RNA sequence: GACAUGUCAGCGGGAGAGACCGAGUCGCACAAUCGUGCGCCCGGCGCCGAAGGAGCAACUGCCCCGGAAACUCUCAGGCAAACGGACCGCUAGCAUGAA
Numbered sequence: 001g002a003c004a005u006g007u008c009a010g011c012g013g014g015a016g017a018g019a020c021c022g023a024g025u026c027g028c029a030c031a032a033u034c035g036u037g038c039g040c041c042c043g044g045c046g047c048c049g050a051a052g053g054a055g056c057a058a059c060u061g062c063c064c065c066g067g068a069a070a071c072u073c074u075c076a077g078g079c080a081a082a083c084g085g086a087c088c089g090c091u092a093g094c095a096u097g098a099a
Stems, first nucleotide, its partner, number of pairs: 003097005009091005018045001020044003024040001026039005046079003052075001053073003059066001
């Protein structure tokens, strides 16, 4: 010490799918004693894949074990906006390698 890889932080980009239905002794607002809206929570049906998680092909003479993903599953999560978001780009620091 160009550069490469990893990691961390900041900034920018970043998809899909019901603002579904019902109940509530809960909260707030508006109303005014009938209620309405939003939130929260419980239940129901439908759906999505890109937090996280799980599964496996090649590989082996055979079996077990191991075995990747943007594939598959949908446990978890999510289904207006916001938040979140795999992943991508830029910048700075750190670690390793290095012409």
Background: The RNA shown here (Glycine riboswitch aptamer) has 99 nucleotides and comes from Marinobacter salarius. The model forms 89% of the base pairs in the Rfam consensus. The RNAcentral record of the sequence draws on ENA. The organism belongs to Marinobacter, within Bacteria. It matches the Rfam family "Glycine riboswitch aptamer". Gene Ontology term of the family: glycine biosynthetic process.